This is a predicted structure of a 310-nucleotide RNA (Bacterial RNase P class A) from Paenimyroides ceti.
Lineage of the source: Bacteria > Pseudomonadati > Flavobacteriia > Flavobacteriales > Paenimyroides.
It is recorded under the gene name rnpB.
The coordinates come from a structure-prediction model, not an experiment, and the mean pLDDT is 75.
Of the family's consensus pairs, 95% are formed in the model.
The RNAcentral record of the sequence draws on ENA.
Rfam family: Bacterial RNase P class A. By type it is a ribozyme. Gene Ontology terms of the family: tRNA processing, dimeric ribonuclease P complex and ribonuclease P activity.
RNA sequence: AUAGUAGACCGCCUUAUCGCUGGUUUUAGAUCAGAGGAAAGUCCGGGCACCACAGAGCAGUAUAGCGGUAACACCCGUCCGUCGGAAGAUGAGGACAAGUGCAACAGAAAGUAUGUACAGUUCGGCUGUAGUGAAACCAGGUAAACUCUAUACGGUGAAAUGCCAUGUAAACUGAUGUUUGAGAGCUGCUCGCUCAAGUCAGAGGGUAGGCAGAUAGAACUCCCGGGUAAUCGGGAGUGUAGAUAAAUGAUAAGGGGAAUUUUUCGUAUGAAUUAUUUUACAGAACCCGGCUUACAGGUCUACUAUUUUU
Numbered sequence: 001a002u003a004g005u006a007g008a009c010c011g012c013c014u015u016a017u018c019g020c021u022g023g024u025u026u027u028a029g030a031u032c033a034g035a036g037g038a039a040a041g042u043c044c045g046g047g048c049a050c051c052a053c054a055g056a057g058c059a060g061u062a063u064a065g066c067g068g069u070a071a072c073a074c075c076c077g078u079c080c081g082u083c084g085g086a087a088g089a090u091g092a093g094g095a096c097a098a099g100u101g102c103a104a105c106a107g108a109a110a111g112u113a114u115g116u117a118c119a120g121u122u123c124g125g126c127u128g129u130a131g132u133g134a135a136a137c138c139a140g141g142u143a144a145a146c147u148c149u150a151u152a153c154g155g156u157g158a159a160a161u162g163c164c165a166u167g168u169a170a171a172c173u174g175a176u177g178u179u180u181g182a183g184a185g186c187u188g189c190u191c192g193c194u195c196a197a198g199u200c201a202g203a204g205g206g207u208a209g210g211c212a213g214a215u216a217g218a219a220c221u222c223c224c225g226g227g228u229a230a231u232c233g234g235g236a237g238u239g240u241a242g243a244u245a246a247a248u249g250a251u252a253a254g255g256g257g258a259a260u261u262u263u264u265c266g267u268a269u270g271a272a273u274u275a276u277u278u279u280a281c282a283g284a285a286c287c288c289g290g291c292u293u294a295c296a297g298g299u300c301u302a303c304u305a306u307u308u309u310u
Base pairs, nucleotide, nucleotide: 001306002305003304004303005302006301007300008299009298010297012255013254014253015252016251017250018249020034021033022032023031024030025029036281040292041291043290044289045288046287047286048157049156050155051154055191056190057189058188059187060153061152062151063150064149065078066077067076068075079093080091081090082089083088094148095147099146100145101142102141116130117129118128119127120126161212162211163210164209172202173201174200175199176198183195184194185193219238220237221236222235223234224233225232226231256279257278258277259276260275263272264271265270
């Protein structure tokens, strides 16, 4: 220098004027803060809130080396396997002596089957070799084939849920039920058990207001120690939106980045300069840990291979 591998960060800036939401306040006003690496998808797992919780049998779904995590994880790390020249990438990774299947063509034959030729022989196709084939001595391969083994398995979702205020019609009609138990409860079904006086349908009336949930969390940053690592333990520090039809913006000027382009310098990489265009994906809504997807452009680190120079 070129070609690769893995990872991390930034992703517009400054000034002025006006505006929006929340906090503090001396409340005219002043001051502080105000959307992400994915906030997206809703693919997984939880926290939290409410309802439920007694089991037995049969089925169903999910997981499968070892370790980690709040976590059964397709997540992270590591072991082993496979691919690659390497850095690295990747795997649906328990069991084939519990059983049943599957393997084209070729071959005598694909299973307690076995023809032909040669050799050995205890003279029994008993043993071995040769032919075909991926696989031919009571065979091996295959389980993202059926299956077996082990383990696990309630639901709903912040429009959850709770409190306050206002107001009405706790009323009417029909069916059905009250220990002869309707209905509710469990991944599904059956049995069983628990709670239980209402339940279902029709027609009609009132309300749509306010507060909480709501931002201190398995939180984040740095240091030390154990561990191959993921992570675990300890110490110090930070306090970083909270709306409810939904705020976090608009205008002007200048600058930065990128692409194309004009001119000049230069051996080349490149530097300066003119003009034009452009400045990505995108938008918190209870909170958190992963994964997946989108992204104009830029910067940095480590490693692998080849070549050149010193």